This is a predicted structure of a 354-nucleotide part of an RNA (small-subunit ribosomal RNA, central domain) from a groundwater metagenome. Its mean pLDDT, the model's own confidence on a scale to 100, is 87. Its Rfam family is "Bacterial small subunit ribosomal RNA". Gene Ontology terms of the family: structural constituent of ribosome and ribosome. The RNAcentral record of the full RNA draws on SILVA.
Context: one part of a larger RNA
RNA sequence: UUGGGUCUAAAACACCCGUAGCUCGCUUCGUAAGUCUCUUGUGAAAUCCUGUCUCUUAAGGGCAGGGCGUGCAAGAGAUACUGCGAUGCUAGAGACCGGAAGACGCGAGAAGUACACUCAAGGAAGUGGUAAAAUAUGUUAAUCUUGGGUGGACUAACAAGAGCGAAGGCAUCUCGCGAAGACGGAUCUGACAGUGAGGGGUGAAGGCUAGGGGCGCAAAUUGGAUUAGAUACCCAAGUAGUCCUAGCAGUAAACACUGCACACUAAACAUCAGUACCUCCUCGAGAGGUAUUGGUGCUGUAGGGAAGCCGUAGAGUGUGCUACCUGGGAAGUAUAGCCGCAAGGCCGAAACUU
Repeated sequence: UUGGGUCUAAAACACCCGUAGCUCGCUUCGUAAGUCUCUUGUGAAAUCCUGUCUCUUAAGGGCAGGGCGUGCAAGAGAUACUGCGAUGCUAGAGACCGGAAGACGCGAGAAGUACACUCAAGGAAGUGGUAAAAUAUGUUAAUCUUGGGUGGACUAACAAGAGCGAAGGCAUCUCGCGAAGACGGAUCUGACAGUGAGGGGUGAAGGCUAGGGGCGCAAAUUGGAUUAGAUACCCAAGUAGUCCUAGCAGUAAACACUGCACACUAAACAUCAGUACCUCCUCGAGAGGUAUUGGUGCUGUAGGGAAGCCGUAGAGUGUGCUACCUGGGAAGUAUAGCCGCAAGGCCGAAACUU
């Protein structure tokens, strides 16, 4: 406690595209389905109200009138709004053109330091590791120094509250192909839009299948320590894996724990990308400033909020659409179904208990 809620109390799908549905700019004409007005019919009786009559009175009953039944149907009209049909428009949306920015994606090529191994030379007893040690390693010459070769992974400084992407995510350089957004112009289309149940696609790490690759790191595992014990923390090793190709899987504290779109509502500061103008100038792809558009942040007014806090990037004021919530546990369990090679995923209860 439904005239409710969803940052943190239960609750925004991981993200995007999109079908049905729902919602939808301005203008004129038509129509009259929704809507509104009037009339007619119908809307049983009982019950209810009023009056009157009657059982001597009462409860009760009879008769008359009204009301209720908030509805349905037919006819006549109204046309503001919604719908439908038609005409036109450009403010929404899209296309086109221009210069600029970017770790945006895919593919190919190249590079860099470090590391490991190996070869050669130098050198001679320890090295390594820790709180301290030991396991380990070394006269078959290690650790260390110099030079050559091979290998796989990674991309320091620049680096930032910076940038790009729908999210996951993306950082050496060059080239090729592809994509998106912002700004500016106003040439074109002329509402083509918003959201989105089902549906489709993308989706970190880890995992799985097949084939490669394997330097370092490192679940499992082994040994050494610590300890009462030590299936751990520390040390020495070390296999899957981590890397590449082709598939599967589809989950995360997938988080800003904040769905998307539009309109309106104080200021100040920082920063990124444009545009227009001004000043300076060493005339440079330079420096500073003003205005404006879009992004990323920070402080904060009104307002909101249980508070923390949010605050033109709302959690403010409104509108449209979607998803989700309804005490804790049992439980994201059982069962059925669907998907998957499996692991498992999606959907998802109840008894009982409190």